[in-house]
Context: one part of a larger RNA
RNA sequence: CUGGGCGUAAAGGGCGCGUAGGCGGGCAGUUAAGUUAGGUGUGAAAACUCCGGGCUCAACCCGGGGACUGCACUUAAAACUGGCAGUCUUGAGGGCGGGAGAGGAAAGUGGAAUUCCUAGUGUAGCGGUGAAAUGCGUAGAUAUUAGGAGGAACACCAGUGGCGAAGGCGACUUUCUGGACCGCAACUGACGCUGAGGCGCGAAAGCGUGGGGAGCAAACGGGAUUAGAUACCCCGGUAGUCCACGCCGUAAACGAUGAAUACUAGGUGUAGGGGGUAUCGACCCCUUCUGUGCCGCAGUUAACACAAUAAGUAUUCCGCCUGGGGAGUACGGCCGCAAGGUUGAAACUC
Numbered sequence: 001c002u003g004g005g006c007g008u009a010a011a012g013g014g015c016g017c018g019u020a021g022g023c024g025g026g027c028a029g030u031u032a033a034g035u036u037a038g039g040u041g042u043g044a045a046a047a048c049u050c051c052g053g054g055c056u057c058a059a060c061c062c063g064g065g066g067a068c069u070g071c072a073c074u075u076a077a078a079a080c081u082g083g084c085a086g087u088c089u090u091g092a093g094g095g096c097g098g099g100a101g102a103g104g105a106a107a108g109u110g111g112a113a114u115u116c117c118u119a120g121u122g123u124a125g126c127g128g129u130g131a132a133a134u135g136c137g138u139a140g141a142u143a144u145u146a147g148g149a150g151g152a153a154c155a156c157c158a159g160u161g162g163c164g165a166a167g168g169c170g171a172c173u174u175u176c177u178g179g180a181c182c183g184c185a186a187c188u189g190a191c192g193c194u195g196a197g198g199c200g201c202g203a204a205a206g207c208g209u210g211g212g213g214a215g216c217a218a219a220c221g222g223g224a225u226u227a228g229a230u231a232c233c234c235c236g237g238u239a240g241u242c243c244a245c246g247c248c249g250u251a252a253a254c255g256a257u258g259a260a261u262a263c264u265a266g267g268u269g270u271a272g273g274g275g276g277u278a279u280c281g282a283c284c285c286c287u288u289c290u291g292u293g294c295c296g297c298a299g300u301u302a303a304c305a306c307a308a309u310a311a312g313u314a315u316u317c318c319g320c321c322u323g324g325g326g327a328g329u330a331c332g333g334c335c336g337c338a339a340g341g342u343u344g345a346a347a348c349u350c
Stems, first nucleotide, its partner, number of pairs: 004321003007304002012318001014201004021194003025088003029084003033081002035077008048066007091191001092188002095184004103177007110154001115149007125136002162169002206247006215241002220236004258317006266295011299306002323350003332343004
C1' cells in the first nucleotide's frame, strides 16, 4: 500500500455550523501540469530468466541475449482530469405572493385538581391492604359549604397528527424570532456536496450561588410480608423535581440504519399547500408538489426483514469495526468545583 464490512453478528460520530482537505453541472476556446505515444541517455557488476558451453552429472563456473516494469531530457497528441480566460441555466441562492405548525425566547393571564389555613354544618370514625398494622381523629378528624394562601402541571381537543438538526416541543394572549412548504417566474450565474481539526447545541440525573417548595419522592424512619426482607405492599419523609445564572456533556442520545445526489413496478391511508371540475363555501372526484404511515414486485439479505422515507442500483465525502475476557480498566494527556468525561493500552487467559 492492498481486502471485506458497519438495522439485529464487532462496527454510524447524540446533533448541527463550518476550516483545511477530498469530490464537483452544460457549451465552445486556450494551455500542456497529470495522461498517452515515439526518441535519446541512464538504470554498475553479481543475482534472476532464456540459449549455448566447461568440470564424468549436478551444485558450481564461463559466454551471449532478455529483464531491471524506474528516472531525466526531448519531440508529438489534446480525448479525459487539472490551470487560465469566456459563456449558459437545469444544481445552488435570492425576489414577490401565499397558507400550515406543541419550532425557539420573554412577559402577562386563566380554569379544573391536590395540599395547607380560617370559619360554618356535623359526629365517631377516617385512611390503607391480599389481609392488616404503623398513621390521622372527641384538643372534633374523614365528609360537606364558604373564603383565603401557595406551588406545580395544563384534562377534553389528541390523531402510526404537526414542528424541530438532534436533544426535544402540548392551556390562552401579546411581543421578538428561526426553519420548512406551495405558486409565480423578472434576478445572480456553479456561488455546490462532504467535512479531519475547531466552534456551538445537547434528555434525565448530578454540581455551584441565590430563590421557591403544593404534589411527588432517592436517602432515611416506621408498619407489614418473610426463614431472613437492607426489597416488592402500606404510613411518613429530606435532597431533588420548579425559577434565575453558571457548570456537567452523558443515554437503549434508537429507525440500534451518517450526509448529499440521481435512477428503479404497483396498491392504499393521512397532514400541509397548488391547479382543475361547475362557482364563494361545504362535500366529492381528478391531477401535482412536500411530509408522514401501511402493504407489496423486482432487487437485496445468513435469516428476520428492507423495499422511491431502501437494507435496491450507482457516485462523492466523513466516522467506525477486525475473536471473547482482562476493559471502556490502568498509565499519561486534555477537560471538570466535584462526580466524572474524553482519548485509550498491555501482561495474562480461553
A computed fold for a 350-nucleotide part of an RNA from an uncultured bacterium, annotated as small-subunit ribosomal RNA, central domain. Model confidence (mean pLDDT): 88 of 100. The RNAcentral record of the full RNA draws on ENA and SILVA.